Small-subunit ribosomal RNA from a Bacteroidales bacterium, 1523 nucleotides, folded computationally. The organism belongs to Bacteroidales, within Bacteria. The sequence was found in a public genome assembly.
RNA sequence: ACAAUGGAGAGUUUGAUCCUGGCUCAGGAUGAACGCUAGCGGGAGGCUUAACACAUGCAAGUCGAGGGGUAAGGUUCUCUUCGGAGGAUACACGACCGGCGCACGGGUGAGUAACGCGUAUGUAACCUGCCUUUAACACGAGGAUAGCUUCCGGAAACGGAAAUUAAUACUUGAUAACAUUAUUAAGUGGCAUCACUAAAUAAUCAAAGUUCCGAUGGUUAAAGAUGGGCAUGCGUGACAUUAGGUAGUUGGUGGGGUAAAGGCCUACCAAGCCGACGAUGUCUAGGGGGUCUGAGAGGAUGAUCCCCCACACUGGUACUGAGACACGGACCAGACUCCUACGGGAGGCAGCAGUGAGGAAUCUUGCGCAAUGGACGAAAGUCUGACGCAGCCAUCCCGCGUGCAGGAUUGACAGCCCUAUGGGUUGUAAACUGCUUUUCUGGAAGAAGAAAGUUAGCUAUUCGUUAGUUAAUUGCCGGUACUCCAGGAAUAAGCAUCGGCUAACUCCGUGCCAGCAGCCGCGGUAAUACGGAGGAUGCAAGCGUUAUCCGGAAUCACUGGGUUUAAAGGGUGCGCAGGCGGAAUAGCAAGUCAGAGGUGAAAGACUACAGCUCAACUGUGGAAUUGCCUUUGAUACUGUUAUUCUUGAGUGUAGUUGAAGUGGGCGGAAUAUAGCAUGUAGCGGUGAAAUGCAUAGAUAUGCUAUAGAACACCAAUUGCGAAGGCAGCUCGCUAAACUAUAACUGACGCUGAGGCACGAAAGCGUGGGGAGCGAACAGGAUUAGAUACCCUGGUAGUCCACGCCGUAAACGAUGAACACUCGCUGUUGGCGAUACACAGUCAGCGGCUUAGCGAAAGCGUUAAGUGUUCCACCUGGGAAUUACGAUCGCAAGGUUGAAACUCAAAGGAAUUGACGGGGGCCCGCACAAGCGGAGGAGCAUGUGGUUUAAUUCGAUGAUACGCGAGGAACCUUACCUGGGCUUAAAUGCAUAUUGACGUACUGUGAAAGCAGUAUUCCUUCGGGCAAUUUGCAAGGUGCUGCAUGGUUGUCGUCAGCUCGUGCCGUGAGGUGUCGGGUUAAGUCCCAUAACGAGCGCAACCCCUACUUCUAGUUACCAGCAUUUCGGAUGGGGACUCUAGAGGAACUGCCUACGCAAGUAGAGAGGAAGGUGGGGAUGACGUCAAAUCAGCACGGCCCUUAUGUCCAGGGCUACACACGUGCUACAAUGGACGGUACAGAGAGCAGCUACACAGCGAUGUGAUGCUAAUCUUCAAAGCCGUUCUCAGUCCGGAUUAGAGUCUGCAACUCGACUCUAUGAAGCUGGAUUCGCUAGUAAUCGCACAUCAGCCAUGGUGCGGUGAAUACGUUCCCGGGCCUUGUACACACCGCCCGUCAAGCCAUGGAAGUUGGAGGUACCUGAAGUCGAUUGCCAAUUAAGGCGUUGUCUAGGGUAAAUCCAAUGACUGGGGCUAAGUCGUAACAAGGUAGCCGUACCGGAAGGUGUGGCUGGAAUACCUCCUUU
Repeated sequence: ACAAUGGAGAGUUUGAUCCUGGCUCAGGAUGAACGCUAGCGGGAGGCUUAACACAUGCAAGUCGAGGGGUAAGGUUCUCUUCGGAGGAUACACGACCGGCGCACGGGUGAGUAACGCGUAUGUAACCUGCCUUUAACACGAGGAUAGCUUCCGGAAACGGAAAUUAAUACUUGAUAACAUUAUUAAGUGGCAUCACUAAAUAAUCAAAGUUCCGAUGGUUAAAGAUGGGCAUGCGUGACAUUAGGUAGUUGGUGGGGUAAAGGCCUACCAAGCCGACGAUGUCUAGGGGGUCUGAGAGGAUGAUCCCCCACACUGGUACUGAGACACGGACCAGACUCCUACGGGAGGCAGCAGUGAGGAAUCUUGCGCAAUGGACGAAAGUCUGACGCAGCCAUCCCGCGUGCAGGAUUGACAGCCCUAUGGGUUGUAAACUGCUUUUCUGGAAGAAGAAAGUUAGCUAUUCGUUAGUUAAUUGCCGGUACUCCAGGAAUAAGCAUCGGCUAACUCCGUGCCAGCAGCCGCGGUAAUACGGAGGAUGCAAGCGUUAUCCGGAAUCACUGGGUUUAAAGGGUGCGCAGGCGGAAUAGCAAGUCAGAGGUGAAAGACUACAGCUCAACUGUGGAAUUGCCUUUGAUACUGUUAUUCUUGAGUGUAGUUGAAGUGGGCGGAAUAUAGCAUGUAGCGGUGAAAUGCAUAGAUAUGCUAUAGAACACCAAUUGCGAAGGCAGCUCGCUAAACUAUAACUGACGCUGAGGCACGAAAGCGUGGGGAGCGAACAGGAUUAGAUACCCUGGUAGUCCACGCCGUAAACGAUGAACACUCGCUGUUGGCGAUACACAGUCAGCGGCUUAGCGAAAGCGUUAAGUGUUCCACCUGGGAAUUACGAUCGCAAGGUUGAAACUCAAAGGAAUUGACGGGGGCCCGCACAAGCGGAGGAGCAUGUGGUUUAAUUCGAUGAUACGCGAGGAACCUUACCUGGGCUUAAAUGCAUAUUGACGUACUGUGAAAGCAGUAUUCCUUCGGGCAAUUUGCAAGGUGCUGCAUGGUUGUCGUCAGCUCGUGCCGUGAGGUGUCGGGUUAAGUCCCAUAACGAGCGCAACCCCUACUUCUAGUUACCAGCAUUUCGGAUGGGGACUCUAGAGGAACUGCCUACGCAAGUAGAGAGGAAGGUGGGGAUGACGUCAAAUCAGCACGGCCCUUAUGUCCAGGGCUACACACGUGCUACAAUGGACGGUACAGAGAGCAGCUACACAGCGAUGUGAUGCUAAUCUUCAAAGCCGUUCUCAGUCCGGAUUAGAGUCUGCAACUCGACUCUAUGAAGCUGGAUUCGCUAGUAAUCGCACAUCAGCCAUGGUGCGGUGAAUACGUUCCCGGGCCUUGUACACACCGCCCGUCAAGCCAUGGAAGUUGGAGGUACCUGAAGUCGAUUGCCAAUUAAGGCGUUGUCUAGGGUAAAUCCAAUGACUGGGGCUAAGUCGUAACAAGGUAGCCGUACCGGAAGGUGUGGCUGGAAUACCUCCUUU
């Protein structure tokens, strides 16, 4: 500078992610409706449904200046019986004749998919009353008729007859051309017919008056204006599950008709015309300006206002007229309603009000012609439900108000909430003080809208008028708007929401109930989601809800999408139409671009200004109206015409290649069968078997013969073909591709809807053939079953010929063609070249990769990259590879292909986990190798179950069950029965009182308790202490371990779990932590886009094994002394030991292997050797694991009881089942006698030496010890004796008796002792547990709890003291890596189908009912047109009546078609917390799955055949990358 004023997203699929994709929301709008609420004003709007039916009133009349006249009224005159009667009237006027109007205005949207509408043209094919301009004319004559009067018929509507009368009514004579027609002839123009101009001749047709004048009206012609008619180009719905339609149909000629072209009508002739660029049919619909929305393009819509069309109860018809086939006209038919004297008549609100009905729903039977507009009139004026106003309605838009300021050291009371002696919030909100008065009430004043017209006057004038001016007059709204005065905060706030989206949070109630919900979803006892409350947020005289439209939605994509795997490439080719198309030159100018002109109504929208106080609303101007038409120009591109070109395409020539196709001939191996021979008992088959075959000689072996089918090796991500597909050898025929060459043609090309052809397997038809295999079927197995997998047989079929079918995971899940865009490498067929060399080249087939693309996986010159052209296809999942219809097929079936209903997802790729009857590596008393047990018996103990008044509660796979409990007779105790207490059993504070409380005793009682008697404080005088009363605080082993803390179990002492920074990926995430080694170990080393770090591992700690130093009592005693011979004593500090501090072990050394880490060596040394042994120590987390009964704690619940005290009972029951143990079944033993050696502990209401008594438990006495001092002593073992294999001298249960001890108390319910008794049991089924060395096994000892003890339990201590491990195939558990997944509550997962139940929509169906449009035939009103011999009238022409023909609304009959409703019964489908049967799929889903097809089966499904990988694992081959 130019151009522009314009574009937001969110929730929801998942454990999380990215994508695809639908659903939903936030916005705007409405002729709305409903719910709650409501102060005022202005401006708008108001039957969207039944074009359903309508009571009542009004909506179109006017003109006496056209006419005859006078029913009513006024004025006036006369008469009067005062009732009235008559006359006149340039006052006025009913009915009538006549003129104009009634075709406008107003309503509605049924019909109509059409020249109906819109837009632009044409009319050389036309009309136009009233209006304007121009020109000319208007002279005569005549007969009727309505009215009026009289009469007649009829219930009425109305009709008939006679007589008489007028006109601007009607008829007729004359005149007339610039009109019309015909003829002649000239010029100009054009678009074919033609038009125009000037002229001549002939024919035909006019008129009306009223009026004093002026004027007005009449006739003809021309022109204008206005309004129309007709025609044409373009545009203007859905369905192809509507594909063929059409006989006046298409055209021509003649005629008719019309204002006018035309099959508009008719006769004849021709056979055309329309249609995939969608005819015809069906369904739907008035069209436009505009309106709503949208950034726009679009989409939706067509109320109010304007334009056009159509219609006027339904259908038809014409008449009149300038104009109608006529909303408030006519005729006919039909339906309906009404009147009726039953004979016959009347009617049409889709005008304004109004009524009924329908409906979710839409107003007053108002005022006025004052304004605007219209009709008539000269005018006054009349009419006008047009219109102007008012009424009703928050229906919409706009505006105003419901006060404003101050007011907190008392942030008042009440409400609500909380962490509750207090605080917060409502909230400056209120009260209170001051101010204001829009609104309100009362009062006063009071419009604009009125100008024109009329009347009267004046001025100018062309003196007719006309124009101006003055005065008077005219207002529904309306005493309204507006203004002023007075009063007084006075009269005036609601609705919805508060989980996220989406602004706004707490309490109570409820307890998957009641309910909410737009989507996700909320509610199962702590709900910000339900209901209420308080508070908050949003909007506000409204607020929400519902319905509908656009938007968001790029979710039909022109702007502006896609198709490998998400929905989507046709199975493949050929090819008509169509679309697109190489290079050069020239012409044209259709597309295209530019200029100009016309049009694009007004209103609306935009914009500037203006008027109502503002705004809404309205006015004036501008711009715009993106379009269509005409015209002039430009010519790059497209197009078209012409002429060329060779590079696209094709042809020729010379070679090459191949499992390309088709027909014939030939071949060997194998298999089966048959014959002969050898030969004998089995063969065959499987996981194991059986069915089957075989002594009538199988299998096996040899020879011979026959048959059919398929072609090993070669053979290869090799080759050929359009795809399907194609494999022994050879011959004939046919087709193709490639290479080289550059001779020929000269764009001949690409794609390709319909169409045609081909098209695996299965299947079908006819006829052959039939070896092997093999659906169905049969049998045998397996199994809970097994309609399967496995086995034995076996039919169709598989094979051939001919004919159908036309589908597949027909796949590269990737349409065809062309061009362009880094590289490396393998291979097939050619060429170049002397070639085993080559940066060679062309055409194929593969792998990896750059850029780029992609949601990612991946693709990557063979694109899924970058572009062009054409075709096909997609638009959430299911219903649905379905139904109906159509079409093809012999059938099976194929192709095409919906909807109702239902869900909020379905889906793709990738990630992290988890899982797998996937894989690899590794570990563990995991298996194996061993030892000893459990499971059988008896008993102990715990649990379940049962029982009970109660058998308190908890723990329940591993990870409950000798567990909480490391001590249930009372207590404990929580349970049951019964008896008591209610501030309580305890404690604190305050108040008041008292001097008690307590103790002792008495009564009662089972006790607790209750009642009573006696006795009774200290003091510094302040009080202290105690009790009682009252008040405040209690108490609860009641519930929730799924509200919690803390603690604990388990995986697991497994080696894992994470972080920071960096890097990779759109992201979830990954990397690190993987890989190669190594380790007990994520232990360490190496490598490495990772580098480091943390929690775990290890180490640090304790015990134990060796040793040094220090110290030496209660321990020790070598040497010395004493001795009661006992370390007892003196003493010693050596030793043992005690308990402090140290040392020591680190793969440190050697050898071997290894880069290293490390491993191996019964290595050396050493007390100990590779973590020396043991303990403590338990990562991130998992199991809503356990515990509210250990404790603590939120919430809920109880409060003369779910609290508390007491007695008794129960926790110990007992048909049974299970777990954990003890004791045994015996001789490796039992019994008796003798004898030896520990460690670690405990002890004063205690352990107790010793002595005595007792057979003994124990008792009595007594001593030592608050402990290295005393208690204090092991048992197995060893040495002897006996028992001799038995239910025993084994075993000890059970039972009886007698005792001891503890304790208030051993009945329920203790332990121990003695005597007697002497049960089961003779080594334990399936199965199962522990243990790898001082371990298992075995032996005893001690301690905690505790008055005592049900302890065989638990926790420790020492004594004696083994066996075995080849090894990791398998079972179990775990770790790492990898793979698949439809799982993520994570395999105890997910999930399929039948059946049964309920609900819903839908298909079929013998039929039934209703509707729609046609066809054929019959009949046929009114009416136009035509004919007419009868009749009327006659003066002709004409006309009328009648009769009749054609056409036709309607009616009837018939056979079909289409649409809708319904229908016994029937088919599948969908949905529904916990129904039945199985387990088909997802992992190798336990038989890999899937696709097509065929058969079979309760069901998922199974099997055969061909195909696919969208299959895991393994091995091999090939290729690629790297070395």